The part of an RNA shown here (large-subunit ribosomal RNA, domain VI) has 262 nucleotides and comes from a Pyrinomonadaceae bacterium. Rfam family: Bacterial large subunit ribosomal RNA. The full RNA is in RNAcentral, with records from ENA. The organism belongs to Pyrinomonadaceae, within Bacteria.
[in-house]
Context: one part of a larger RNA
RNA sequence: CGCAGGAGACUUGAGCGGCUUCCUCCUUAGUACGAGAGGAUUGGGAGGGACGUACCUCUGGUGUGCCAGUUGUCGCGCUAGCGGCACCGCUGGGUAGCUAUGUACGGCUCGGAUAAACGCUGAAGGCAUCUAAGCGUGAAACCCCCCGCAAGACAAGGUUUCCUGUCCGCAAGGACGAAGGCUCCUGGAAGACUACCAGGUCGAUAGGCCGGGUGUGUAAGACGGGCGACCGUCUCAGCUAACCGGUACUAACAGCCGAACG
Numbered sequence: 001c002g003c004a005g006g007a008g009a010c011u012u013g014a015g016c017g018g019c020u021u022c023c024u025c026c027u028u029a030g031u032a033c034g035a036g037a038g039g040a041u042u043g044g045g046a047g048g049g050a051c052g053u054a055c056c057u058c059u060g061g062u063g064u065g066c067c068a069g070u071u072g073u074c075g076c077g078c079u080a081g082c083g084g085c086a087c088c089g090c091u092g093g094g095u096a097g098c099u100a101u102g103u104a105c106g107g108c109u110c111g112g113a114u115a116a117a118c119g120c121u122g123a124a125g126g127c128a129u130c131u132a133a134g135c136g137u138g139a140a141a142c143c144c145c146c147c148g149c150a151a152g153a154c155a156a157g158g159u160u161u162c163c164u165g166u167c168c169g170c171a172a173g174g175a176c177g178a179a180g181g182c183u184c185c186u187g188g189a190a191g192a193c194u195a196c197c198a199g200g201u202c203g204a205u206a207g208g209c210c211g212g213g214u215g216u217g218u219a220a221g222a223c224g225g226g227c228g229a230c231c232g233u234c235u236c237a238g239c240u241a242a243c244c245g246g247u248a249c250u251a252a253c254a255g256c257c258g259a260a261c262g
Stems, first nucleotide, its partner, number of pairs: 001152001005163007015149004021049007033038001051106005059100004066093005071086006111143002117137004165176004180257004184200005205251003208247005215239002221234005
């Protein structure tokens, strides 16, 4: 820009893409077959490999804004307590998120038309013949089925809901403005940008604060004990990111577009 008014929501599916994999064991059955050795087709059941999709409850990893221990050195006047730097200084753990080696699920089945092949009826050619007319069975391939995208599918589809006014002007035209939308702003398990989604005071969108959870592992200080390193009690303490709730304290200010033409 188009889809012949302007919008919101939900859809149909022309067309396109993906998947459609392999193995072992049990049973049928030590059966058919075979002198024996050996040893099935088929049907049923179970398990697994690889691959794929989704997810983080579990098992782990990471987790440089969480907690603790600790070395050297410098600083806060000193002690105590902290902070900076040294690969996050090193070490032991670890929330959310992200992850696989973790968890869940998938390939099935049914149908259609067929290939090779196997048939029925059947002449040419009194027989025979699956073929010449006609009719069947039949595969991981094909079309469906299953999953995803999809109306720019220009044949541009469908359903439903909302709005179709006021003023100036003779007219042309202009102004305000409907439903609704956009910019902008607060943000996000969304994201390269864009887009998408949740909100914008009629508000829980983010931050702060409060409560909880989680993690770490018993803070500082005081008291008591020990010559001391240190130990015990107050103390399952103190601190705690991204988690779960609550609460307007802070920030969501301010603007614009928008309908009958030809």